[in-house]
Molecule: RNase P RNA; transfer RNA
Organism: Bacteroidales bacterium
RNA sequence: GCAGCAGGCUGUUCCAUCACCCCUUCGGCUACGCCCAGGGGGAGGAAAGUCCGGGCAACACAGAGCACCAUGCUUCUUAACGGGAAGAUAUCCGUGAGGAUAUAGAAGUGUAACAGAAAAUAACCACCCUGAGCGAAGGCAAGGGGAAAGGGUGAAAAGGCGGGGUAAGAGCCCACCGGUUUCCCUGGCGACGGGGGAAGCCGUACACCUCAUGGGUUGAAAGACCAUGUAUACCGGCGCUGAGGAUUGCUCGUCCGAUGCCGGGGGGUGGGUCGUAUGAUCAUGCCAGCAAUGGCAUGGCUAGAUAAAUGAUGGAAUUCAACAGAACCCGGCUUACAGGCAGGCUGUAAAA
RNA sequence: UGCCCUGUGGUGUAAUUGGCUAACACGUCUGACUCUGGAUCAGAAAAGUCCAGGUUCGAGUCCUGGCAGGGCAG
Repeated sequence: GCAGCAGGCUGUUCCAUCACCCCUUCGGCUACGCCCAGGGGGAGGAAAGUCCGGGCAACACAGAGCACCAUGCUUCUUAACGGGAAGAUAUCCGUGAGGAUAUAGAAGUGUAACAGAAAAUAACCACCCUGAGCGAAGGCAAGGGGAAAGGGUGAAAAGGCGGGGUAAGAGCCCACCGGUUUCCCUGGCGACGGGGGAAGCCGUACACCUCAUGGGUUGAAAGACCAUGUAUACCGGCGCUGAGGAUUGCUCGUCCGAUGCCGGGGGGUGGGUCGUAUGAUCAUGCCAGCAAUGGCAUGGCUAGAUAAAUGAUGGAAUUCAACAGAACCCGGCUUACAGGCAGGCUGUAAAA
Repeated sequence: UGCCCUGUGGUGUAAUUGGCUAACACGUCUGACUCUGGAUCAGAAAAGUCCAGGUUCGAGUCCUGGCAGGGCAG
């Protein structure tokens, strides 16, 4: 230089004029508002999807059992998490830097299409023993039994390989290798690693299941307050012998309950304030830690609408930049995205 | 704004606990019948299941992310 790998940061800027939303100062008026003149602030890294977690709020949350959902190696992090950081083991992909997936338990149950004899109580062919019967004989052979070493089928076939053994064979026995369980020593907070020994203990995947941990439901149209207005006229069903409702999806229990509850139908209002931006906050610096993250100090206040605000014109920066627009607020994840910046690491050709 | 549901030929629906080449009706096309059309009869085409990944021997079905459409709540 070329080709890559895993992360980080950034993601249009400036000036002028006009317009839009919010706050605020002076002044005026017919004064909880409007007008005039100034000042200040005004979208994102994802504001998105609404996928997790939390704050906050209501449900008149006492409580018990069952069901349901999520997660599942270790340690740490945090308000919390199914997120994040650092690691462990196994398999696969890549020459490599690296990437992907999985990993709680195993007592029991179920499933494994097609093919195949058989999908776990394995005998189809071939092998071995026996041999009714047939044949002059070599021999052929129904049936019975042994046997998982060979063949073929399949995604998957009963640890691998060699020797002994045997009628033929087989962890049946033995050596080596792989796995599982277990004991001792040792390193590590731990998952686990290293070394040595013992037990022939030896198929796989998924689901149900078991165990541990967590989860009450709803969702700012939650909810609180003020103002305005008004009629429960009428109809049907149920009920005061307990209907119906709340509490958790169900059961129990508890509580409310007669001017009652449900459905239809009718009448009224359809305005405002708070919630709602001082917060697990932001910026800078230092410290602890491998890191995620945490601590301390100093400084800052930084959109807040309710039919809902960011635009237009001109100029400059080499170019009229990608995905895209807040609606209660945070922490993550995921998805979309033109371009730019500075480092780290890997492979490799040629030249010096 | 919040919450929830659905997606299979042109249309409406099926597909058992994940299992063989995704089935049926209507419609469309071709032929026959007819003077012609309809009806009728015979046959054919048409979706790889909204899209992209993953799990699995195997995915319409299970999981993850996206896209589109619809519903409910004052």